[in-house]
RNA sequence: GGGCUCGUAAUUCAGUGGUAGAAUAACCGACUUUUAAUCGGUAGGUCGGGAGUUCAAAUCUCCCCGGGCCCA
Repeated sequence: GGGCUCGUAAUUCAGUGGUAGAAUAACCGACUUUUAAUCGGUAGGUCGGGAGUUCAAAUCUCCCCGGGCCCA
């Protein structure tokens, strides 16, 4: 320098054009003598950044940034 792949909640990930979700973690409550476990609830997101296409973009296209793998 070139190719492929990944980037979404604190963490691990799902979501392949039409309301951004799950589990774990955090917080509150129930239960319990207390803790843990279990159960119920709450909060938490510029979807890596920018531009374009579209009535509508996490999703499609282009550029850039970062991680991984391969080639040179």

This is a predicted structure of a 72-nucleotide RNA (transfer RNA) from a Candidatus Nanoarchaeia archaeon. Its mean pLDDT, the model's own confidence on a scale to 100, is 83. Lineage of the source: Archaea > Nanobdellati > Nanobdellota > Candidatus Nanoarchaeia. Rfam family: tRNA. Rfam links the family to the GO term triplet codon-amino acid adaptor activity. The sequence is in RNAcentral, with records from ENA.